Predicted 3D model of a 397-nucleotide RNA (Bacterial RNase P class A) from a Thermodesulfobacteriota bacterium.

RNA sequence: AGAGUAGGACAAAUGACCGCCGCUUCGCAACAUUGCGUUGGGGAGGAAAGUCCGGGCUCCAUAGGACAGGGUGCUGGGUAACGCCCAGUCCUGGCGACAGGCAGGAAAGUGCCACAGAGAGGAGACCGCCUGGCGUGAUGGUCUCGGCCAUCGCAUCAGGUAAGGGUGAAAGGGUGAGGUAAGAGCUCACCAGUCCCGUCGGUGACGGCGGGAGCUAGGCAAACCCCACCCGGAGCAAAACCAAAUAGGGGAACGCCUGAGGGCGGUCCGCCCGAGUUCCCGGGUAGGUUGCUCGAUCUCGAUGGCAACAUCGAGGCUAGAUGAAUGGUCAUUGUUCUGACGUCCGCCGCAAGGUGGGCGUCAGGAAACAGAACCCGGCUUAUGGCCUGCUCUAACA
Repeated sequence: AGAGUAGGACAAAUGACCGCCGCUUCGCAACAUUGCGUUGGGGAGGAAAGUCCGGGCUCCAUAGGACAGGGUGCUGGGUAACGCCCAGUCCUGGCGACAGGCAGGAAAGUGCCACAGAGAGGAGACCGCCUGGCGUGAUGGUCUCGGCCAUCGCAUCAGGUAAGGGUGAAAGGGUGAGGUAAGAGCUCACCAGUCCCGUCGGUGACGGCGGGAGCUAGGCAAACCCCACCCGGAGCAAAACCAAAUAGGGGAACGCCUGAGGGCGGUCCGCCCGAGUUCCCGGGUAGGUUGCUCGAUCUCGAUGGCAACAUCGAGGCUAGAUGAAUGGUCAUUGUUCUGACGUCCGCCGCAAGGUGGGCGUCAGGAAACAGAACCCGGCUUAUGGCCUGCUCUAACA
């Protein structure tokens, strides 16, 4: 320098002015909670997102247990809990730093394994190889010239054979020797693997070493299933409280022509209408309030632990909107990109000059993904530049 790998912090800063949403000080008005003015302070995120897991909280259900259904699945630890996190084991990928997990059981049972292939599982004989029978051809031998025998070949039938060929993702360990009619773990040696036993290390998954067995057992459990563990349902539109108008419900009083009540501008008279009128209680709706942000909380430090994390101490309070606020403008500074100028350095070149970089000044530009809605812990996805450790390759010292 190039290529890569793992992690961390940040999400431009300050000021002024103009707004928006809560809280708050004071004053005034109405009035018991609002309005207006005013003072002070607060106001999105690392993912607020997807709503995929897990919990808190609320209501409903619930003696206990089982079935059904769903989920998780190497080991140990962390946690309120998890399918999350940490540390390991095994396997896989990478030269490496490192990364990933499809990680219980296929030697309980059932099922499936497309196409091709004879056969897809305690299987299978298509070609080939071997043995035998029948037939036949060639050659040779023998001969009583009809035949008979031997060898090689062809065709067919029966059997043996899983070495070889062929099919396939996959065909019942590999190499060599013995063995056999031909073959085969049929037998033996070595190697690989499985299981069992012993021993050593480890809490454990597992690993090292030694011995033995049968010689070998295909794959799929994200097919059913078996084993172990876990799981009641719905969700802040949960839930609780206050509570209009109108129309229903219940009750009481007065009245129904001896007329309650209403209209004719305030009162009386008078006239007209007239069978209901008034009050109370209760439920629900609109609307409002609570839930609503102090919490498995944040920051710093100490201690324990490899770590995740836990304990202790000190300090802090950090959005609560409801058609939904958290914004805009300007100035200065910082980061970065481009261009010009100045200056310095390296390399090439005799030189002219070319090329790369640092610093300074000026001008112009850029700054991503994205917006809380009951609250937390995770995962996943989107996204900008910055910093650090480590690995590999090349060159130089």

The prediction has a mean pLDDT of 78. It is recorded under the gene name rnpB. NCBI's taxonomy places the organism under Bacteria, Pseudomonadati, Thermodesulfobacteriota. It matches the Rfam family "Bacterial RNase P class A". By type it is a ribozyme.